[in-house]
Context: one part of a larger RNA
RNA sequence: UGCUAUUAGUGGAUGCCUUGGCAUCAACAGGCGACGAAGGACGUGAUAAGCUGCGAUAAGCCUCGGUCAGCGGCAAAUACGCUUUGACCCGGGGAUUUCCGAAUGGGGCAACCCAGCAUGGGUAACACCAUGUUACUCCUAUCCGAACAAAAUACGAUAGGUAGAGCGAUACCCGCCGAAGUGAAACAUCUCAGUAAGCGGAGGAAAAGAAAGAGAAUCGAUUCCGUAAGUAGCGGCGAGCGAAAGCGGAUCAGCCCAAACCUGGUCGAUUUAUCGGCUGGGGGUUGUAGGGCCAGGUCGUGGAGAAGUUGACGAUAGUGGAAGGUUCUGGAAAGUUCCGCCAUAGAGGGUGACAGUCCCGUAUGCGAAAUCGUCGAUCAUCCUACUGGUACCCUGAGUAGCACCGGACACGUGAAACCCGGUGUGAAUCUGCGCAGACCAUUGCGUAAGGCUAAAUACUCGUUGAUGACCGAUAGUGAACUAGUACCGUGAGGGAAAGGUGAAAAGUACCCCUGUUAGGGGAGUGAAAUAGAAACUGAAACUAAUAGCAG
Numbered sequence: 001u002g003c004u005a006u007u008a009g010u011g012g013a014u015g016c017c018u019u020g021g022c023a024u025c026a027a028c029a030g031g032c033g034a035c036g037a038a039g040g041a042c043g044u045g046a047u048a049a050g051c052u053g054c055g056a057u058a059a060g061c062c063u064c065g066g067u068c069a070g071c072g073g074c075a076a077a078u079a080c081g082c083u084u085u086g087a088c089c090c091g092g093g094g095a096u097u098u099c100c101g102a103a104u105g106g107g108g109c110a111a112c113c114c115a116g117c118a119u120g121g122g123u124a125a126c127a128c129c130a131u132g133u134u135a136c137u138c139c140u141a142u143c144c145g146a147a148c149a150a151a152a153u154a155c156g157a158u159a160g161g162u163a164g165a166g167c168g169a170u171a172c173c174c175g176c177c178g179a180a181g182u183g184a185a186a187c188a189u190c191u192c193a194g195u196a197a198g199c200g201g202a203g204g205a206a207a208a209g210a211a212a213g214a215g216a217a218u219c220g221a222u223u224c225c226g227u228a229a230g231u232a233g234c235g236g237c238g239a240g241c242g243a244a245a246g247c248g249g250a251u252c253a254g255c256c257c258a259a260a261c262c263u264g265g266u267c268g269a270u271u272u273a274u275c276g277g278c279u280g281g282g283g284g285u286u287g288u289a290g291g292g293c294c295a296g297g298u299c300g301u302g303g304a305g306a307a308g309u310u311g312a313c314g315a316u317a318g319u320g321g322a323a324g325g326u327u328c329u330g331g332a333a334a335g336u337u338c339c340g341c342c343a344u345a346g347a348g349g350g351u352g353a354c355a356g357u358c359c360c361g362u363a364u365g366c367g368a369a370a371u372c373g374u375c376g377a378u379c380a381u382c383c384u385a386c387u388g389g390u391a392c393c394c395u396g397a398g399u400a401g402c403a404c405c406g407g408a409c410a411c412g413u414g415a416a417a418c419c420c421g422g423u424g425u426g427a428a429u430c431u432g433c434g435c436a437g438a439c440c441a442u443u444g445c446g447u448a449a450g451g452c453u454a455a456a457u458a459c460u461c462g463u464u465g466a467u468g469a470c471c472g473a474u475a476g477u478g479a480a481c482u483a484g485u486a487c488c489g490u491g492a493g494g495g496a497a498a499g500g501u502g503a504a505a506a507g508u509a510c511c512c513c514u515g516u517u518a519g520g521g522g523a524g525u526g527a528a529a530u531a532g533a534a535a536c537u538g539a540a541a542c543u544a545a546u547a548g549c550a551g
Base pairs, nucleotide, nucleotide: 001550002549003548004547005546006545007544008543009542015536016500017499020471021470022468023467024466025465026464027463028462029460030459031167032166039100040099041098042055043054044053046078047077050074051073061094062093063092064091065090066089070082071081072080105114106113107112115134116133117132118131119130120129121128136164137163138161139160140159141158142157143156172203173201174200175199176198183190187236213219223250224249225248226247227246233241234240254452255451256450257396261282262281263280264279265278266277267276268275269274287430289395290394291393292392293389294388295387296386302383303382304381308378309377310376311375312374313373314372315371316370318366319365320364324339325338328335340357341356342346348360349359350358401425402424403423404422405421406420407419411437432447433446434445435444436443487494488493510522511521512520513519
């Protein structure tokens, strides 16, 4: 020095555990904010660095309920207190709530600086202090009022507004705008894709929606699912893209204006009797056309319905809740033995090893002073009629259509309809108009150019409950622990490591070694201290010592 073995050490694998995660299901909730949010800064404790709570009334104040004998958060210490006149804790309501932040009196390098006005305090007079108020936009009202003679408008001023602004999962939805990597084995039409990103807007859902439909049988608003169907088609007919009707289901709900006509008010015009503009009320709302108008008929039935009141149920604290002892082993009984018992409860968790009957619970019952939700009743108010006749009036205009250019339709200009937009042009008025995939005829279907509409559908920051052939500390969230922390970066941003004594601290009194608050030896606790806080188990690499063997 090497090999082997043993004994120690180092190290932290493995096993076991779980406070934390992940996923799904059900129910709920789906918003908060100028009445100042979300998120922060700074404070706040007897002692207090962090987290949590709270806000100069500062780990808290008041009140109403619940519950209970202990309590002063994590947190184990000392001191001092609170508490059956009910503390602490849990829930409902309220008060307080510094400063920043949309931040809004002005400014600003967020948590700071400096003001005006009113009222009050204060001073000899200033100073100073307290409270309130003062941003912008929009809406309403009033005032003022141009260019321009009147009128009007713009500008401006004042008052009022629980109006808007910002945040959030912007996840889901609607609109605007809109790529490229990629595929086509290159690439330009095409594809990716109307996707991602950006912008705007809203709701608990949104959007769509009561046919100027569909397309050949007829059906009868919309939405969603299955199918039709990878079909019909589109396509450098390449890559690829890709319907609809119909059928089967989920859910079902229909309505209101404009106009004709009648009429009130007001302004204007004039032929003095009307006409026109603006505005209010009645009327009226559709395609087997309907309505107005004329004639006849109908006043009771049914329906909608805010706030308030009232009832039921539910949410936010809770509460009753059956039934076991012994023997042995052991540190400890829930194990073993023997004999019982309960069960609408033998789900689960805890307890010194494995407990239906020890504890919390579980099955099953009960419960709210206060606030909130859902549903019902009540209710101001609103809607609720038809039949016949006539062919005089009305039925959405810079609209439909057409031309050119685009877009969107599964459909790339194609034979390319239908739908939407830009530019130009520009109708008809029910004997009307649009559509049925160029176009024409025939035959059908519908009634544009105004509006509203629940449910079935999409999603999950969150709350509650439940579940798992999900993870078990290099896993599972990045984060089981002072984690978006420490740390890194000018910044946007990046981003860790780190769990386990024991049943119980019973956390080693006292003695000894020593420079020692290091470490250790006795002693003591404990079932165990090779469980001693660097702590469960304690593998391997690696190190040392001892022994053997080899050179």

The prediction has a mean pLDDT of 83. Predicted 3D model of a 551-nucleotide part of an RNA (large-subunit ribosomal RNA, domain I).